[in-house]
């Protein structure tokens, strides 16, 4: 310089207008209260407001009700050997095997003599012996094109199964608390010597229910909810994954679900044009200072919280490493 391996990073910058949603400290109206307050609804200031995968919901856990003395059966699961954790099927480091020139990938990597199944294609025959050739007293003995495996103590368990070890169920729509209106429910009073209803009262009408109180559930509303296996730097331990210490920081909390829009300046990519360089007889290619157009890009978007795997991903950075090629 070209190709490539690994580990990480970033996920458009500011800036003016307009909005969305919590959260606070004020302001007005209305209910409510004796008031201090409380609650709605309006509006002002100030601060908060999605991601590497917030996705899949495939493992593992916190945590919450249920069940649970032990132990089996059934079912799932998972296997070199060591380590790390809260745990794991997940991370690290070894060994084996395989794949690449190489840095480096991948590998459900326990048992085929406990037992069943399977075994493409070619092959006369594929798991059981038979079958042809030759040969013997005798299926007695030897050879037998393909094939990964042939005349046999062969392969395959990501087939079933066996060994070893692990797994109680359901999830935040868990759960836990307040709690209308109407209806039904129970107790207790009063009612056909007429209650209760009709206009405050009386008459009049009508004529069986008609107060009060407790409990269950419902609507709606609070709690779980975000300070946590936390995040950052600096230092020790370890080859590493991890751990340890000190200092420093709070980083969304909605909940039919907010995190938007829309102008201008600019990075970036993308497109076009290109001074100059390289290469090359040429004709032409490659790079590239700048110029000018476009006009903000991909995957996706919290919902209970971690740890992990997986898959989606425009486009760009850094750093270590390997090849080959040239140059000193």
């Nucleotide at each position: 310089g070209a190709a490539g391996u690994a580990a990480g990073c970033c996920a458009g910058a500011c800036a003016g207008c307009c909005g969305c949603u919590g959260g606070u400290c004020g302001u007005g109206u209305a209910g409510u209260g004796c008031a201090a307050g409380c609650u709605a609804c309006a509006u002002g200031g100030c601060g908060g407001g999605a991601g590497g995968a917030a996705g899949g919901u495939c493992c593992g856990g916190a945590c919450u009700c249920c069940a649970u003395a032990g132990a089996g059966c059934a079912g799932g699961g998972u296997g070199a050997c060591g380590g790390u954790u809260a745990a794991c099927g997940g991370c690290c480091g070894u060994c084996c095997g395989c794949c690449g020139u190489g840095a480096g990938g991948c590998g459900a990597g326990g048992a085929a003599u406990a037992g069943g199944g399977c075994c493409a294609c070619a092959g006369a025959g594929a798991c059981g012996a038979g079958c042809g050739u030759a040969u013997u007293a005798a299926g007695u003995u030897a050879c037998g094109g393909u094939g990964a495996a042939a005349c046999g103590c062969g392969g395959u368990a990501a087939c079933c199964u066996c060994c070893a070890c692990c797994c109680g169920g359901a999830g935040c729509a868990a759960u836990u608390c307040c709690a209308a209106a109407u209806a039904g429910g129970c107790a207790c009073g009063c009612g056909u010597u007429g209650a209760u209803g009709u206009u405050g009262c009386u008459c009049g009408c009508g004529g069986a229910g008609c107060g009060u109180g407790c409990g269950g559930g419902u609507a709606g509303g609070a709690a779980g909810c975000u300070u946590g296996a936390g995040c950052g730097c600096u230092g020790g331990a370890g080859u590493a994954a991890u751990c340890c210490a000190g200092c420093g920081c709070c980083u969304a909390g909605a909940g039919g679900a907010a995190u938007g829009g829309u102008u201008g300046u600019c990075a970036u990519a993308a497109c076009g044009a290109g001074c100059g360089g390289g290469c090359g007889c040429a004709a032409g290619u490659c790079u590239u200072a700048u110029c000018g157009u476009c006009g903000u890009a991909a995957c996706a978007g919290a919902a209970u919280c971690c740890g992990g795997c997986c898959u989606a991903u425009c486009g760009g950075c850094u750093u270590a490493c390997u090849u080959c090629a040239c140059u000193u």